[in-house]
Molecule: transfer RNA
Organism: Phycisphaerales bacterium UBA966
RNA sequence: GCCGCCGUAGCUCAAUGGUAGAGCACGUGAUUUGUAAUCUCGAGGUUACCGGUUCAAGUCCGGUCGGCGGCUCCA
Numbered sequence: 001g002c003c004g005c006c007g008u009a010g011c012u013c014a015a016u017g018g019u020a021g022a023g024c025a026c027g028u029g030a031u032u033u034g035u036a037a038u039c040u041c042g043a044g045g046u047u048a049c050c051g052g053u054u055c056a057a058g059u060c061c062g063g064u065c066g067g068c069g070g071c072u073c074c075a
Stems, first nucleotide, its partner, number of pairs: 001071007010024004018055001026042002029039002048064005
């Protein structure tokens, strides 16, 4: 340099082009003498970035950046 896959909450991951979610973690409350455990509720998002298509994009198209893997060239 070329090709492929991947990028969504703090972490691990979902979501048929039609309201962005779950588990864990975190916080509140209940329970307990207290802690842990259990239960309840809550908060937490520029869906990597810039554009395009569309009535509507996490999803489709182009480009950029980053990660992983493969191939090639030079030394």